[in-house]
RNA sequence: GGGUGCAUAACACGUGGAUAACCUGCCUGGAAGUCCGGAACAACCUUCCGAAAGGAGGGCUAAUACCAGAUAAGACCACGGGAACUUCGGUUCCUGAGGUAAAAAGAUAGCCUCUGCAUGCAAGCUAUCACUACCAGAAGGGUCCGCGGCCCAUCAGCUAGUUGGCGGGGUAACGGCCCACCAAGGCUACGACGGGUAGCUGGUCUGAGAGGACGAUCAGCCACACUGGAACUGAGACACGGUCCAGACUCCUACGGGAGGCAGCAGUGGGGAAUAUUGGACAAUGGGGGAAACCCUGAUCCAGCCAUGCCGCGUGUGUGAAGAAGGCCUUCGGGUUGUAAAGCACUUUCGGUCAGAAAGAAGGGUGUGUAGUUAAUAGCUGCAUAUCUUGACGGUACUGACAUAAGAAGCACCGGCUAACUCCGUGCCAGCAGCCGCGGUAAUACGGAGGGUGCAAGCGUUAAUCGGAAUUACUGGGCGUAAAGCGCGCGUAGUCGGUUUGUUAAGUCGGAUGUGAAAGCCCUGGGCUCAACCUGGGAACUGCAUACGAUACUGGCAAGCUAGAGUGCAAUAGAGGGGGGUAGAAUUCCAGGUGUAGCGGUGAAAUGCGUAGAUAUCUGGAGGAAUACCGGUGGCGAAGGCGGCCCCCUGGAUUGACACUGACGCUGAGGUGCGAAAGCGUGGGUAGCAAACAGGAUUAGAUACCCUGGUAGUCCACGCCGUAAACGAUGUCAACUAGCUGUUGGGACUCUUGUAGUUCUGGUAGCGCAGCUAACGCACUAAGUUGACCGCCUGGGGAGUACGGCCGCAAGGUUAAAACUCAAAUGAAUUGACGGGGGCCCGCACAAGCGGUGGAGCAUGUGGUUUAAUUCGACGCAGCGCGAAAAACCUUACCUACUCUUGACAUCCUGCGAACUUUCUAGAGAUAGAUUGGUGCCUUCGGGAGCGCAGAGACAGGUGCUGCAUGGCUGUCGUCAGCUCGUGUCGUGAGAUGUUGGGUUAAGUCCCGCAACGAGCGCAACCCUUGUCCUUAGUUGCCAGCACGUAAUGGUGGGAACUCUAGGGAGACUGCCGGUGACAAACCGGAGGAAGGUGGGGACGACGUCAAGUCAUCAUGGCCCUUACGAGUAGGGCUACACACGUGCUACAAUGGCCAGUACAGACGGUUGCCAACCUGCGAAGGGGAGCCAAUCCGAGAAAACUGGUCGUAGUCCGGAUCGGAGUCUGCAACUCGACUCCGUGAAGUCGGAAUCGCUAGUAAUCGCGAAUCAGCAUGUCGCGGUGAAUACGUUCCCGGGCCUUGUACACACCGCCCGUCACACCAUGGGAGUGGAUUUCACCAGAAGUAGUUAGUCUAACCGCAAGGGGGACGAUUACCACGGUGGGGUUCAUGACUGGGGUGAAGUCGUAACAAGGUA
Repeated sequence: GGGUGCAUAACACGUGGAUAACCUGCCUGGAAGUCCGGAACAACCUUCCGAAAGGAGGGCUAAUACCAGAUAAGACCACGGGAACUUCGGUUCCUGAGGUAAAAAGAUAGCCUCUGCAUGCAAGCUAUCACUACCAGAAGGGUCCGCGGCCCAUCAGCUAGUUGGCGGGGUAACGGCCCACCAAGGCUACGACGGGUAGCUGGUCUGAGAGGACGAUCAGCCACACUGGAACUGAGACACGGUCCAGACUCCUACGGGAGGCAGCAGUGGGGAAUAUUGGACAAUGGGGGAAACCCUGAUCCAGCCAUGCCGCGUGUGUGAAGAAGGCCUUCGGGUUGUAAAGCACUUUCGGUCAGAAAGAAGGGUGUGUAGUUAAUAGCUGCAUAUCUUGACGGUACUGACAUAAGAAGCACCGGCUAACUCCGUGCCAGCAGCCGCGGUAAUACGGAGGGUGCAAGCGUUAAUCGGAAUUACUGGGCGUAAAGCGCGCGUAGUCGGUUUGUUAAGUCGGAUGUGAAAGCCCUGGGCUCAACCUGGGAACUGCAUACGAUACUGGCAAGCUAGAGUGCAAUAGAGGGGGGUAGAAUUCCAGGUGUAGCGGUGAAAUGCGUAGAUAUCUGGAGGAAUACCGGUGGCGAAGGCGGCCCCCUGGAUUGACACUGACGCUGAGGUGCGAAAGCGUGGGUAGCAAACAGGAUUAGAUACCCUGGUAGUCCACGCCGUAAACGAUGUCAACUAGCUGUUGGGACUCUUGUAGUUCUGGUAGCGCAGCUAACGCACUAAGUUGACCGCCUGGGGAGUACGGCCGCAAGGUUAAAACUCAAAUGAAUUGACGGGGGCCCGCACAAGCGGUGGAGCAUGUGGUUUAAUUCGACGCAGCGCGAAAAACCUUACCUACUCUUGACAUCCUGCGAACUUUCUAGAGAUAGAUUGGUGCCUUCGGGAGCGCAGAGACAGGUGCUGCAUGGCUGUCGUCAGCUCGUGUCGUGAGAUGUUGGGUUAAGUCCCGCAACGAGCGCAACCCUUGUCCUUAGUUGCCAGCACGUAAUGGUGGGAACUCUAGGGAGACUGCCGGUGACAAACCGGAGGAAGGUGGGGACGACGUCAAGUCAUCAUGGCCCUUACGAGUAGGGCUACACACGUGCUACAAUGGCCAGUACAGACGGUUGCCAACCUGCGAAGGGGAGCCAAUCCGAGAAAACUGGUCGUAGUCCGGAUCGGAGUCUGCAACUCGACUCCGUGAAGUCGGAAUCGCUAGUAAUCGCGAAUCAGCAUGUCGCGGUGAAUACGUUCCCGGGCCUUGUACACACCGCCCGUCACACCAUGGGAGUGGAUUUCACCAGAAGUAGUUAGUCUAACCGCAAGGGGGACGAUUACCACGGUGGGGUUCAUGACUGGGGUGAAGUCGUAACAAGGUA
């Protein structure tokens, strides 16, 4: 140089300083030198050991290796003198004398000037490179200091070389760096110590910025090199490719021993979602060695791989409508893909082939010339010139030519956010999904397709960061009710602080100097064709340091002031606090008197007390607790809280006038004190009340609500607890900002002296302006406008929980998380709906009445059951005598059997035939087969129309499904009085107002008032009918008067008066009068009138609700069937029958039944019809045939009623079911399965339990008549008239409805919402006997290598030596320090653990109903 980010929260890094406390190889400059000697050891030779790695012994030898000595300009050491500076310690410089320490006879080349040999050599000289000592420089490094940059306080105390000193040692150097001694210090809430995490910075990403996140590439610094320890060498290392030791691992081994360290470049394995070639070259840049040539260099420059990113380019361009084909959609017309394609014309980038072809090269070698050095023409160095030569990339960039549109488009998305839509498939399945959410048969949301949208050599997903997010708010948020004011004081640190003057200059401000590396960002030039990229210059780097200046403000210091604060004086009010005493009322108990059967309690009761004398009442006594009235949005206190009266002690507040102190103040993290109720401890006390508990009730249950008892407790003393919806849900202090009214303290003034007025001040309340607020609301007692300080909040749940700490006797308190889970939770207000909330009002809603149903028999409908089928639909009111105003066949849709397949029905085509019809056969019939008659109408003569048969295909057909795909129609709330709109106004808005209010009405009917003014749909009226009158008309209706006629009859002539018919009008409007009312609307009464206050009845049904009903009236989207889910025929079924329900009929009888007689309607229908007279039949009915297409004829006798008779309370002379027999009628046909008649039979039933229905006047009740449907069949339905009541005090209650208001946790709207246990499944988590790891600490043991000290032993070249030895050294030994390791005890943390605790989540589990409304006990 290259690599990596393990460690490290540290002077490691950044920045600015210090080093007068230091070092520095190579390089540059200066100046002084390079003298004289000596002893070894490698290599080498030889002997030996070992498998190897290697090692040992002996011998020889050189040096720029090693050693002794000389010399000393300068250096160093100690001392003396002087100068300067100073932090007063010292330092620097000059100077004097003393002491100490150097070096290589070097290498290479050349030369002969000097010297020596004696003719080229060196010992001489010269040059270059080395060497020694020194002074400087440059550059690098060491050390020290200020400041700055992570999280946790559930880490709060840490520290023994620790902090300092004296003296030593050590280092390049200061220093507890190390040692001996002395002292007891040092750090910490401005966060020490501990734990977790992390290399730091320039910068990068994002952001408007402030910030937030990050620290790849490039650059600076640091740390590390298998893990741990250690030193050696060196200028520099405690050393990546060095050494030693220990450990783990891998490899070799002859088992004795050895070797190794890719976090260098490639490469391999492993791990992983995932990351490259065992390439070329030193050509350039740089580094090392060398005198140089040159050598080395996986630094570096290049190439390879990868769409990983950024940038640029291409995949063509123009024209081209028959709008081709194909695809998709379709309302079947068409639309779209789409000028898109094809076709025609043009271009050729990129890619391909061929050819040419740079820059990157500067140097280096050699020759010649010249200059410097020198004695020199050597040599060396420099310059000039000539020549030779150096390219990995690479034949690359670039250029030219050739050929052809030729070779080159994908990915995601299309419900909203968010640009882009249809079809098919699927059917809460498969699936999608960032959030909301899609999918249960018509999915723009799933899958596919067509089309479209967005990006584009990319596109989408995943992961991550910032932004949006003012959603941690410095810039820039909040705390009454949404999360959030500590329960309240005192007070420490801290923050903040009145007024004047002076001073200082710390903060602050100003310009200056130094620095803020380069790169990057920004601006501006330049270079690659452009760009990315590269490059020149500038700006910036908001910082730090230094000196100077300014002095308003803040701070420091000094001296003052009085407006804040406080003290003194005089008064005042008060349930302020503590202690002691005392009073009366009441409850209870005890004793006694009187007195007798109940008392007590409740919704109602019972338990309980009482004849052993209660309750009640009187007298006396005991005891405890609490203080009626006064009493008050009154008072006092910091809060909790404080209530008879008197006394003692005591705190605070207010007012007034003066005097004094002189900022002494405000707030207040920690700290400390007070602190309701309940609870705890010890000891007392206990009248009443009363958890627990017991009993009685209530209830499905009732461990509750209610009742009877009753123990802790409530009371006192002392000590704990320390919490409350401790609330004004509003921290304390100060200042400012319209008013009005009350109340409670104190003072002043005025007069008219009072229950007065004005005014100052302290509290406490109610309104209200500005302003604020999401709104509600607050509003001088702020939630307004400001300042100071503290506390607290950051989605809901988990959870105020777990763990840990602290406090507590305990109960528990305080501090306080996470995993997991949801897409909400919450506030205020709005509109509705609802309430076992309130107010007002209405309705046969209740009440008052009348009559029924529910019991019986039958009819009819439904459920259920049955069946081959019992076709289908309708289900609270608002299904059930409903669709059905008529099921024997048909109807008919169902079942069984037999048949048909272009079909029973429609349109089109072709062929044949008139159409049609007679008869026969088979068959249950449909049908099939034979058979007879018949040839029509129109014609331009070609043919056509109608009908029938046959054939082919388009198609028909479906009472098959979906009423939750629909239209239409209908029911219901409800004939209830409501429902809305325009403009305006109010509100941020949803919305409100109008439409509310006062009256009134049947009515949102009308009047008045009103920020509303108007309007629409509803109400009412207009329409029909009925009630009175008039008029017109007068047949089929009528007949008063006039005639005729009859046994009798408007029968006839006539009449038009009456009734009536049916056209037209009139009439009724609160119009008139009186009263009430507001002079209104209107109401009450009256008159007149046929009718009086919408006269009676009908038709008429607002906006909407119920996914109400109907696909089986009809219509219709989609789906389904097509020799059948279509069509035909016969028979059967819809009529079944243990049973249950609805709606009716008939009854149970005497207001009646039966018999006989006698009256009086209305409306309606009639030719396929109604059917008269007359005859027959007991009768149903039959025969008969007049009349009538209807005010003419017929149905047609009305019945109840009335009159008379009979029956006499009986299962009957009531009741008529059922059954037997005989008939009639309709019809093709009455068996299943019709109606009616006659004779006989003669069931249940004696007025109906709980419950429930209808009706307010010509109504209920009762009586009959008619019609539709229909061949026949009514107790049903729809109409008609006859007779004809009772009752309504009233709105408390039940039901339904309307308006206003209130509460709400409901909005699918109370048939709502919702809580907890239990059971089941899953998930995360706490505890847990323990178990296993990681890390850290303490004590002790141990002690490799190494360094330092010591040293009896062994060995030993240089120097000394009198030759013995000495000095010095090495080895060994030993001591100290110390890594690994070991033992024991702690701390922290992770994983796991039988069992266990709660928590969360989960369409349809169990039990109750706690909360939301007065939620049914607020």
The prediction has a mean pLDDT of 86. Small-subunit ribosomal RNA from a metagenome, 1418 nucleotides, folded computationally. Its Rfam family is "Bacterial small subunit ribosomal RNA". Rfam links the family to the GO terms structural constituent of ribosome and ribosome. The sequence is in RNAcentral, with records from SILVA.